[in-house]
RNA sequence: UAGGGGGGCCAGGUGAGCCUGGCUGAGAGUGCGGCCCGAUGAUGCCGCUGACCCUUUGAACCUGACCUGGGUUAUGCCAGCGUAGGGAA
Repeated sequence: UAGGGGGGCCAGGUGAGCCUGGCUGAGAGUGCGGCCCGAUGAUGCCGCUGACCCUUUGAACCUGACCUGGGUUAUGCCAGCGUAGGGAA
């Protein structure tokens, strides 16, 4: 330089598609646009983008998985699965 990737859980509040606080983590969303949903209580989806992590020496991340064991208010919180199958120079 180019490419790949994820953004969860809990409590309280709020007509508010969010705010505040807490947990783990490198990161739990910086901003914009479109769609869609919502006063019968919605709080989603997509694209671009900031930060961060990873790029074959590849556990970044995905699948198995609505998996197994432990723990927690709860959660991929921890461990196993894993010398598994994929995965970006």
A computed fold for an 89-nucleotide RNA from a Chloroflexota bacterium, annotated as TPP riboswitch aptamer (THI element). The sequence was found by an Rfam model in a public genome assembly. The coordinates come from a structure-prediction model, not an experiment, and the mean pLDDT is 78. The model forms 91% of the base pairs in the Rfam consensus.